[in-house]
Context: one part of a larger RNA
RNA sequence: GCCUGCGAGUUAUUUUGUAUCGUUUGGUUAAGCCGUUCUGCGGUGUAGCCAUAGGGAAACCGAGUCUGAAAGGGCGACUCAUAAUGGUGCAAUAUAGACCCGAAGCAAGGUGAUCUAUCCAUGGACAGGUUGAACCCUAUAGAAAUAUGGGGGGAGGACCGAACCAGUAAACGCUUCAAAGUUUUUGGAUGAUCUGUGGAUAGCGGUUACACGCCAAUCGAACCUUGUAAUAGCUGGUUCUCUCCGAAACAGCUUUAGGGUUGGCCUCGAUUAGUAGCACACGGAGGUAGAGCACUGAAUGGAUCGUUGGGGGUUUCGGCCUUACAGCAUCCUCUCAAACUCCGAAUGCCGUGUGUGUAAGAUCGGGAGUUAGACUAUGGGCGAUAAGGUCCAUUGGUCGAAAGGGAAACAGCCCAGACUAACAGUUAAGGUCCCUAAAUAUAUGCUAAGUGGAGAAGGAAGUGAGAUUUCUUAAACAGCUAGGAGGUUUGCUUAGAGGCAGCAAUCCUUUAAAGAGUGCGUAACAGCUCACUAGUCGAGAGGUCUUGCGCCUAAAAUUUAACGGGGCUCAAGCAUAUUACCGAAACUUUAGAUGUGCAACAUCUUCGGACGUUGUACGUGGUAGGAGAGCGUUGUAUUUGCAUUGAAGGUGCGCUGUAAGGCAGUGCUGGAGCGAAUACAAGUGAGAAUGCAGGC
Repeated sequence: GCCUGCGAGUUAUUUUGUAUCGUUUGGUUAAGCCGUUCUGCGGUGUAGCCAUAGGGAAACCGAGUCUGAAAGGGCGACUCAUAAUGGUGCAAUAUAGACCCGAAGCAAGGUGAUCUAUCCAUGGACAGGUUGAACCCUAUAGAAAUAUGGGGGGAGGACCGAACCAGUAAACGCUUCAAAGUUUUUGGAUGAUCUGUGGAUAGCGGUUACACGCCAAUCGAACCUUGUAAUAGCUGGUUCUCUCCGAAACAGCUUUAGGGUUGGCCUCGAUUAGUAGCACACGGAGGUAGAGCACUGAAUGGAUCGUUGGGGGUUUCGGCCUUACAGCAUCCUCUCAAACUCCGAAUGCCGUGUGUGUAAGAUCGGGAGUUAGACUAUGGGCGAUAAGGUCCAUUGGUCGAAAGGGAAACAGCCCAGACUAACAGUUAAGGUCCCUAAAUAUAUGCUAAGUGGAGAAGGAAGUGAGAUUUCUUAAACAGCUAGGAGGUUUGCUUAGAGGCAGCAAUCCUUUAAAGAGUGCGUAACAGCUCACUAGUCGAGAGGUCUUGCGCCUAAAAUUUAACGGGGCUCAAGCAUAUUACCGAAACUUUAGAUGUGCAACAUCUUCGGACGUUGUACGUGGUAGGAGAGCGUUGUAUUUGCAUUGAAGGUGCGCUGUAAGGCAGUGCUGGAGCGAAUACAAGUGAGAAUGCAGGC
């Protein structure tokens, strides 16, 4: 891992609701007792419980009572309306292990020091080599103290290094040789050494040269058993089918935030109303969007008779005059505001009326689940007018709980809501060259960038369209030929300044025209050139603005990789218009199933209704969840059957039902029991729980 088997809402009592049955002359017994055909049944038993009257805290009073001085008010009675009680089934509830498995832990009583820690008693072990302390003897020198030698000696938590003890570094090993090892290497190796045997200390404890170390592969409190099914607001799991409806991820409170509780939203039952909704008309409240500057603040420029302060001048020290000065005020002027408003919508909200409205509404009661939401569009706060960010909306949508088609792929985008079947038709979004179903469609343009098929400020004689303006056969624009002069080297400045460093001025003349000069150039001149003019040529040329589509700006990491691909250029790109086609589980068609309402008919009826058939209208996606109807397993009772001419079980085939399933169809196997109908009772359904056991 697979297969087979086992594996989770039970039981008792309480309460509430509902269905059904009994009694209602109110209902009902419990224990006990008697009988009996004895896990039971029949009788008895009226103690108790519910109901029959309420009100009050109570005494107490009583169809009333409580409060209050009273009036009045609360809860009841009368009327209307409704029975009450007991049993049984189902659902939920409370108490119990309470759907199942799962802690770490807490407590009690015991068992452990054959591992290991320390201690006690008694034994054992340490090759070989090195060093050479004290002390002793002795020689020499010396007066001596003493010094220097020689010999002996054999100290040391001394040295090197086996056994022995340890475990430094690395490699290997890591389903191991081994639940801690192997190899090489390394530390200690006469000592605080190592070690045998026996003994001591025990868990709220021991032991510890203290590492929270060790106390039998277990230690921040051992192990075993018991309390014990500890508790688990947490995780996981929870077994057959179909039908109807179908949520929430919000508000308040919470030692509350991943849990609860009440409400909201779902479902089921009962009751009830032209109810909810929608449309129109009318009447309301309001301060948002916008706008505005009248208030509160912010803020631009100017003016002024003013006023305050500063500066300047003047002064008889009273003042007077003055100002690129500053503030305040007034007037004009450009503006801004969530916490400004002289104003002020659209929507929405409330109410009334009319119309429409078959159920959406309301009330009471049973059962829930939900309270981690997500994205998208809109209006906002926070953030950086960042985020697949975060918070809000009594704003909408989708997903959640929704399949199908489109967006290459893609919960939340676009289209569209799947009862079943069909080798029928029509469309939606989106598409129609090939991959790939359908136009190499039509008409008119645009784009040359593979733009399309990412991107800003900014930049550019790209190109199309429009508007406007200037020049132009009295010849424009461009090209070519020629001129471009004189006063004058204007004045100033300057070393110089001659059109052309700079400053000022910028005239006059000759002319077809020519600036006191557009640029280059020179030290300054010179030289080249332009404006301007003529000739030549012969029809358009120049400027500005708006706009369509393009261009540059444009660099990223494995590989083209920023159209899904191929590939596409009067497109297979873009714009406008038109027609046709394709395209979904949408819509239609045909057949069928089923829910709810209504109608008709048949049967039954306790006259309430039930059930069936036909027709008709509207429905039938679905998680949590509510409601309903069934299938199957084991057993019991009653009735009725099958079986050695072969039961159950196993394994095939065939048939059949909308599903769980079924077959008194059948082959093989098997070898002794087993069904059907009705009712009842449950150890009643397996794929998941790192489930449990076995097999492989």
Molecule: large-subunit ribosomal RNA, domain II
Organism: Candidatus Dojkabacteria bacterium